[in-house]
Context: one part of a larger RNA
RNA sequence: CUGUUGCCAAGGAACUCGGCAAAAUGACCCCGUAACUUCGGGAGAAGGGGUGCUCGUAAGAGCCGCAGUGAAGAGGCCCAAGCGACUGUUUAACUAAAACACAGCUCUCUGCAAAGUCGCAAGACGAAGUAUAGGGGGUGACACCUGCCCGGUGCUGGAAGGUUAAGGGAAUAUGUUAGAAUUCGUUCGAAGCAUUGAACUGAAGCCCCAGUGAACGGCGGCCGUAACUAUAACGGUCCUAAGGUAGCGAAAUUCCUUGUCGGGUAAGUUCCGACCCGCACGAAAGGUGUAACGAUUUGGGCGCUGUCUCGGCAGCAGACUCG
Numbered sequence: 001c002u003g004u005u006g007c008c009a010a011g012g013a014a015c016u017c018g019g020c021a022a023a024a025u026g027a028c029c030c031c032g033u034a035a036c037u038u039c040g041g042g043a044g045a046a047g048g049g050g051u052g053c054u055c056g057u058a059a060g061a062g063c064c065g066c067a068g069u070g071a072a073g074a075g076g077c078c079c080a081a082g083c084g085a086c087u088g089u090u091u092a093a094c095u096a097a098a099a100c101a102c103a104g105c106u107c108u109c110u111g112c113a114a115a116g117u118c119g120c121a122a123g124a125c126g127a128a129g130u131a132u133a134g135g136g137g138g139u140g141a142c143a144c145c146u147g148c149c150c151g152g153u154g155c156u157g158g159a160a161g162g163u164u165a166a167g168g169g170a171a172u173a174u175g176u177u178a179g180a181a182u183u184c185g186u187u188c189g190a191a192g193c194a195u196u197g198a199a200c201u202g203a204a205g206c207c208c209c210a211g212u213g214a215a216c217g218g219c220g221g222c223c224g225u226a227a228c229u230a231u232a233a234c235g236g237u238c239c240u241a242a243g244g245u246a247g248c249g250a251a252a253u254u255c256c257u258u259g260u261c262g263g264g265u266a267a268g269u270u271c272c273g274a275c276c277c278g279c280a281c282g283a284a285a286g287g288u289g290u291a292a293c294g295a296u297u298u299g300g301g302c303g304c305u306g307u308c309u310c311g312g313c314a315g316c317a318g319a320c321u322c323g
Stems, first nucleotide, its partner, number of pairs: 001318008010309002014307001019304001027051005036041001038141001052063004064068001076302007083294002088100002104139007116125003142289004147219003152216002154212005161207003167201002173195004179188003220238005247281001248278001259275005
C1' cells in the first nucleotide's frame, strides 16, 4: 500500500448527483398514540417505562454488577408531493419501474354446424359451453364526471338512379368456295364450315342517401370598445364539420425560465402553496381527486454516525524481505 474486521477527541451530512456506505433502531410486557379515512384502517403510528437474583401467597423487603431480552439472532422514525388504486408480472446474464397485468367500466361481433382460431383436408379448439355465454378493441379499484364536431376516413343501414365481371346473347365483319362473270391478269360470290364478336341482359362493390365518437380523428384568426391607466363583460369581420366545456395548469407536459408572489433556509436552478401570459393540458391514447399499498421518484426534518472537517490506531489475510 491492497482486502477485510474493530475502535476514536470535538463537531454531526459541513461529504456527495444523492446520507451512497456505515452507524443507529431492534425481543417481550405495560402505558400511550395524530391528521386523514373507502370506518377495515392509518398503527408496532409517534412517544414513554419495565426486564437479573433471594425471601414472601401477595403486598413488599433485600442483594450484586459499568452493564440483567448481560453473548448471538430481531423495525430507524416523521412531514409533504408526483406516479401507479391494491397482491401480482417483466428485459434468465446492465433497466423491477411511472412499464405489463388486474378486478371494475365500456364499445363491438357471435342464435349454435356460433363468431373466432389451427389445418390442404379429415378434423380439432371454442365447449361436453349457449348472449348472466364466447371472441375482439379500449380504459383501468373507488368517488365526481366524461362537453362540441359525422365535412374527411372507418363501420352500420338503405335502395331510386349512375358505373360495373364472368356468364347469357347473337348482330356484324372476315376467311374458305359450288357457281357466275371475264380484258383470262382476275373479279363477284349462295349454302355450309371456321374466325370475329355489337346491341341487349347481368350481383356485390364504388358513386349516392342516411346514421354512428368509451369508432380513426378534430376542437380558429384579425380589429375596435368602459370618464386616470390597464383590461375588455360588449361590437365588427373572415374562415370552419365544429372552434376546447367541466376540471386542472411553469405540470413526468412551460421554450422564453432560476417566470412572478408566498413558504421553508443565514443563503434554495430542486421542493411545497398560489397566479395563468397552457411555445405545445383536457375529459375512457380518459379529466380531476383519493384512504390503503410501493426494494418506486422528489423535497424537508428528528435520531444516528469516520460520509466529511481530517485523519489516526489495532486484529487478520496479502503485498514486501529472507528462506
The prediction has a mean pLDDT of 89. The part of an RNA shown here (large-subunit ribosomal RNA, domain IV) has 323 nucleotides and comes from Erysipelothrix rhusiopathiae. The RNAcentral record of the full RNA draws on ENA. It matches the Rfam family "Bacterial large subunit ribosomal RNA".